A computed fold for a 1252-nucleotide part of an RNA from a Candidatus Freyarchaeota archaeon, annotated as large-subunit ribosomal RNA, half B. RNAcentral holds the full RNA, with entries from ENA.
Context: one part of a larger RNA
């Protein structure tokens, strides 16, 4: 420090988005209980009282035993509840267990369900209400079908929707879309029929004609929708009233700044000191509103919101304690991550560097802690854009497919009725006028019909009718003629025969339609047994079902599409094809969503040619009552006109007028432009040749228009032209294709056939491109300056200061898009640090329209301070009460590996608005995962080494660094003084008292105190005593320690200065604070005070102690002791060689000369230190401090002091009760007893341990 707990003085929600969390409450009994209400509730409402133990009494129920046969009585036990007396404690549901309550709104009626793993809700469901489909072989659903579900159910049923209890209600609109119904008519496919097509075929046309659509109605608890402008009442306001436009109809009842109101924190009232919230009203309702239900509503709600009471560490303001981690020791032992690595500041820089540049800092290593940096790790950014990348969803996108509706053909037969069509056939009818008469047309024709009954008459019936009549049938009468030719009339002449037309009608064949009957195909049901491609019966029945073809409908389903440019994208626009001018920088070319404008035509003349003429305007005159328009004259380089933009160009013309014409030609070639400098399409322009023309006397001109805009591929379709080419064929007719030239169009204009949405989303990429931050800029913003109009009685400058102009800053908002999209976490708050000054206060000054007090304006000054609340997520703002003041800013809009998560910004859901819809909304509302064990650096602390020229111990110095080194107020005095007419009313200096900050401390006060003491509940052990567990069980106290709410401390002054005030004093004979010189002058600067600080590499100073010595070995090399002032003496070694000895090898020795050190290693000695031991109020580990027998260091003991509060045992008493009369039971009380128990404190004491 974290996690989980315990406690907390005073205050009591001031904390916070929000009482989050915690605390309070709590069981049982009794009393008591409001609004409201669907009369059930609300209700455990609220708010009160009681509760232990002991003793006794009385009671209910029950069990056992006895008297027993029963009622009942007696005795023992159990459960429940009552009363009285006694008694203890702070506290009696003593622990555990165990609702905090109330009031107002919103939403949803309720219990229920839901996003397993971020949403439990207002979402879903629900009972109730309403609509729609369906009569069963139903409807709906699954399936390719067979088959299956609903259902072995049958409309009080099943299915599909909407709404969402109950209560009061549910308004208007059928124009649109949909649904249902109707239908004379229009349209309407295949099939059929008819016709054209030389006669076949392709093909074409017509007729018929279903569904559907059109058309006509109905339907809103179907999808949905439900206006605007004026005027008007006796103050004003308002507008019952009127007018007008308009619609399918113009929002009714209700309700409202609401989960819906932009403006908006609407206005008023309530509540509060203060209320962007809340409640009640109002309604001007951006954008309320009636089963997309409206309003209201008791009860309910882990829903949302506001208030109150109680309660509290949420907070003021933190503190203490306990346990578990962390820390230390032992064991085991990962991951993330890793270019190289690992100081700071500034700079430059792809614009926020550990690495570059400059400056500074900087011995090495370890431990604990923190989380500023490493644009820390994690995840090829989910936002944004891009992709001719996906996917989910939607629809009146495009193209299809199931399904459904309908027609037709087949399966598919018989009969009848009616009615069509075609063919065949019989019959009838056919009237202008004239004509005896009702003459269809043409032809033939002189005869034809008749007892098989003619003309004629009667009756009835049918039919046609021009109303005159014609035809026919039946019956009766009757019994021999009738008609034609001729004549008349007329265009045509009748008898009779043939053929034909129109209409009517009969019959037959084929066929269509409608209806009816039948049964054998086919379908359904039931039954049977021989279980089969079975049989029987019943019902249906050529329908239906099925299959082919065809029309309609058809997001139910599928495949796709859903342009580009772009100061991000979207919206907007077209800068997407052309033309003119500017930009464009005097060749050409040249960009921007640069500036200014045009085109997508027009014209048979506005074309060709020839000829003639001259315009706009002005002046003078005429005419006239007058006069721009008509007329005359003069001037007139274009000031006009040229179809249309602009530029260029144009005067016997390119303008205006007239004549004649059609060159607005055919074919060919070349060049230029489009498209600079590579290539290239369509388009445009120019020149030449040939042909045949127009005008002109001619030269000549003419292939449209004074020029520069006026435009368009492949495929497909179509037109023209030539019979010129090809294919198929025996030939013909016919068909197809090509060549040449036109037309139909792609304006996104070198030319796909094409709508949305995604917050449920995905992928590939982009810092090529947005949102945050940075950078640049600074229009905007903030702050200054210049000028000085105007105000200030006068007077610009006490104060205010327009217009205009010039700056500074980099806090606003923009712009740019430079860094970052293989990720630099985004608002606000909390926490914490530092910096700036354009100073709010405090300090020092100046001016004043400064008498004083209080102000106003300015200068210096950044040391310190700049607070608490109400609303809101807020930053901001507004408000309340204080205050010396409640200044403004920066640090990645400082700070999420520090917290929070209220807002924003995923997934759920509601409302309003928009959208047909999926869905959308810088609109509102509710809910909604915040990861990381710290490697480096940095910072704060703690250690170990090395260096500092031997080591060590102790004490200093102080380069340097740090620190608010305190800050501010009020009161008294000065003094009711100065000042002032008064009212009022200072200052310098001195004193006192709070507050805020900082540091230290624990005597007091307060907290804690899981050391301790006591009380007490439940249970367990136990005869008691004494204990265990229950948060330390709970409760009451509480020493030391730690602590704040407590206590103590927190200078004067000196130096140098700022603004400013002055002295002297020139430049400039004066004046002048300044130029030289000098004196003052601030909370600011430097000291004084405190802290760190020899690692201050210039590595310091002082004092003391120890050592600089010995032995051995090796190498180089050659020596030591005593003493003096000094010469010296002695020893050892080396050289030396006289001398002596020896036969000799050789040995001994004097004089004399020289030397008696260095390096390395090992071991001793050693000041001192460390380890080890006992400890500490010191402490994470290390470190630090004390002690170590010459000792009180720790433990123990004794005493003191302190905490608790009077132990156990014993004695006495005690409400009462029992008793065999001996005594016994008994909560509890008193005494022994200021007892007992305990102590991290003090003193004493070597009993134990500081041994080795």
């Nucleotide at each position: 420090c974290c996690c989980a707990g315990g406690c907390a003085a005073g205050g009591g929600a001031a904390a916070u988005c929000g009482g989050c969390a915690a605390a309070u409450u709590g069981g049982c009994c009794c009393c008591g209980u409001a609004a409201c209400u669907u009369c059930g509730g609300g209700a455990g409402a609220a708010g009160g009282g009681g509760u232990g133990c002991c003793u006794g009494g009385a009671g209910u129920c029950u069990u056992c035993g006895g008297c027993u046969g029963a009622a009942g009585c007696c005795g023992g036990g159990g459960a429940c509840a009552c009363c009285a007396g006694g008694u203890c404690g702070c506290a009696g549901u003593g622990a555990c267990a165990a609702g905090g309550g109330g009031g107002g709104c919103c939403g949803g009626a309720c219990u229920g369900u839901u996003u397993a793993a971020u949403a439990a809700a207002a979402a879903c469901a629900u009972a109730g209400c309403u609509u729609c489909c369906c009569g069963c072989u139903a409807g709906c659903c699954c399936g390719a079908a067979a088959g299956g579900g609903u259902g072995u159910g049958u409309a009080c049923g099943g299915g599909a929707a909407g709404u969402g209890a109950a209560u009061c209600c549910u308004g208007g609109c059928c124009a649109g879309u949909g649904g249902c119904g109707g239908u004379c008519c229009g349209u309407g496919a295949a099939a059929g029929c008819c016709g054209g097509g030389u006669c076949c075929a392709a093909c074409c046309g017509g007729c018929u004609g279903a569904a559907g659509c059109g058309c006509c109605g109905c339907u809103a608890a179907a999808c949905g929708c439900c206006g605007g402008g004026a005027g008007u009442a006796a103050c004003u306001c308002u507008g019952a009233c009127u007018c007008u436009c308009u619609u399918a109809a113009g929002g009714u009842a209700g309700c409202c700044a609401a989960a819906u109101g932009c403006c908006u924190u609407g206005c008023c009232g309530g509540a509060u000191a203060a209320g962007u919230a809340c409640c009640g009203g109002c309604g001007u309702g951006c954008a309320u509103g009636a089963a997309u239900g409206g309003a209201u509503u008791a009860a309910c709600u882990a829903g949302g919101u506001c208030c109150c009471c109680a309660c509290u560490g949420u907070c003021c303001c933190u503190g203490c304690c306990u346990g578990g981690g962390g820390c230390c020791c032992g064991g085991u032992g990962a991951a993330c991550c890793c270019a190289c690595a690992a100081c700071c500041u500034g700079g430059a820089g792809a614009a926020c560097g550990g690495u570059c540049c400059a400056g500074g800092g900087a011995c090495c290593c370890c431990c604990a802690a923190c989380g500023g940096g490493g644009a820390g790790a994690g995840a090829a950014g989910a936002c944004c854009c891009u992709g001719u990348g996906g996917a989910g969803c939607u629809u009146u996108a495009c193209u299809g497919c199931a399904g459904c509706c309908u027609g037709u053909a087949c399966c598919u037969g018989g009969g009848g009725u009616a009615u069509g069509g075609u063919c065949a056939u019989g019959g009838g009818u056919g009237c202008a006028g004239a004509g005896u008469g009702u003459a269809g047309g043409c032809g033939g024709g002189a005869g034809c019909c008749g007892u098989c009954g003619a003309u004629c008459c009667c009756a009835g019936c049918c039919u046609c009718u021009c109303c005159g009549g014609g035809g026919g049938c039946u019956g009766g009468g009757g019994g021999a003629g009738g008609c034609g030719c001729c004549a008349u009339u007329g265009g045509a002449a009748c008898a009779c025969c043939g053929c034909c037309c129109a209409c009517c009608u009969g019959u037959g064949a084929c066929u269509g339609u409608a209806c009816c009957c039948c049964u054998a195909a086919c379908c359904g049901g039931a039954g049977g047994c021989u279980u089969g491609c079975c049989c029987u019966c019943c019902g249906g029945g050529a329908c239906a079902a099925g299959u082919g073809c065809a029309g309609g409908u058809g997001g139910g389903c599928a495949g796709u599409u859903u342009g580009g440019c772009u100061g991000g994208g979207g919206c907007g626009g077209c800068a997407c094809g052309c033309c003119c001018u500017u930009g464009a920088a005097a060749a050409g070319a040249u960009a921007u969503c640069a500036a200014g404008g045009g085109c997508g035509c027009c014209c048979u003349a506005a074309g060709g040619u020839c000829a003639g003429c001259u315009c706009a305007g002005g002046c003078g005159g005429g005419u006239c009552a007058g006069a721009a328009c008509u007329c005359c004259g003069c001037c007139g380089u274009a000031g006009a006109g040229g179809g249309c933009a602009a530029g260029g160009c144009c005067a016997a013309a390119a303008g205006c007028u007239g004549g004649c014409c059609u060159g607005a030609c055919u074919g060919g070639a070349u060049c230029c432009u489009u498209g600079a400098a590579a290539a290239u399409a369509a388009g445009g322009g120019a020149u030449c040749c040939a042909g045949g023309g127009g005008c002109g006397a001619a030269a000549g001109c003419c292939g449209g228009g004074c020029c520069u805009a006026g435009c368009g591929a492949u495929c497909c379709u179509u037109c023209g032209u030539g019979u010129c080419c090809c294919c198929a064929u025996u030939g013909g007719u016919g068909g197809g294709g090509g060549c040449c030239g036109g037309a139909g169009g792609u304006g996104a204009c070198a030319g796909a056939a094409a709508a949305g949405u995604u917050a449920c989303c995905c992928c590939a990429g982009g810092g090529g491109u947005a949102a945050c931050a940075g950078a640049g800029u600074u229009g905007u913003c903030a702050c200054g300056g210049g000028c000085g109009a105007u105000a200030g009685c006068c007077c610009a400058c006490a104060u205010a200061g327009a217009c205009c102009c010039c700056g500074u800053g980099g806090c606003u908002u923009g712009c740019u898009u430079c860094c970052u999209c293989g990720a630099u976490g985004u608002c606000g708050g909390c926490u914490c640090u530092u910096c700036c000054u354009a100073u709010c206060c405090u300090g020092g000054c100046c001016g004043u329209g400064c008498a004083g007090u209080a102000g106003c304006g300015g200068c210096c000054a950044a040391g310190g301070g700049u607070g608490g609340g109400g609303c809101u997520g807020u930053u901001c703002u507004c408000c309340c009460a204080u205050u010396a003041a409640a200044a403004g800013g920066g640090a990645a809009c400082g700070u999420g590996a520090g917290c929070u998560g209220g807002g924003u910004u995923u997934a759920g859901a509601c409302c309003g608005u928009c959208g047909u819809g999926a869905g959308a909304c810088a609109g509102g509302u509710u809910g909604g995962a915040u990861u990381c064990u710290a490697c480096c650096u940095g910072u704060u602390g703690g250690g170990g080494g090395u260096g500092u020229u031997g080591g060590c111990u102790g004490c200093c110095u102080g380069a340097g660094g740090g620190u608010a080194g305190g800050g501010g107020g009020c009161c008294c005095u000065c003094g009711g003084u100065a000042c002032g007419a008064g009212a009022g009313g200072a200052a310098c200096g001195g004193g006192g008292c709070g507050c805020c900050g900082c540091g230290g401390c624990c005597u007091c006060u307060a907290g804690u105190c899981u050391a301790c003491c006591g009380g007490u509940u439940g249970u367990c052990c136990g005869g008691u005593a004494g204990g265990g567990c229950a948060c330390u069980g709970c409760c009451g106290g509480g020493c030391a320690g730690c602590c704040a709410c407590g206590c103590c401390g927190u200078a004067a002054c000196c130096g140098a200065u700022a603004a400013g005030g002055g002295c002297u004093g020139a430049a400039a004979g004066c004046a002048u604070c300044u130029a030289a010189g000098c004196c003052c002058g601030a909370a600011g600067c430097g000291g004084g005070a405190c802290c760190c600080g020899a690692a201050a590499a210039u590595a310091g100073g002082c004092a003391g102690c120890c050592a600089u010595u010995c032995u051995c070995c090796a190498g180089c090399a050659a020596c030591c002791c005593c003493g003096u002032a000094a010469u010296g003496g002695g020893g050892c070694c080396c050289g030396g060689g006289a001398c002596a000895g020896g036969c000799g090898a050789c040995u001994g020795u004097a004089a004399c000369g020289g030397g008696c050190g260095c390096u390395g290693g090992a071991g001793a000695c050693g000041a001192g230190g460390a380890c080890u031991c006992c400890c500490g109020u010191a402490g994470a580990a290390g470190a630090c401090g004390g002690g170590g027998u010459u000792g009180a260091u720790g433990g123990g003991g004794u005493c003191g002091g302190g905490g608790u509060g009077u132990a156990a045992g014993c004695g006495c008493c005690a409400a009462g009760g029992c008793u065999u009369c001996g005594g016994c039971c008994g909560a509890g009380g008193c005494g022994u007893u200021c007892a007992g128990c305990c102590c991290g404190c003090g003193a004493c004491u070597c009993c134990c341990a500081a041994c080795c």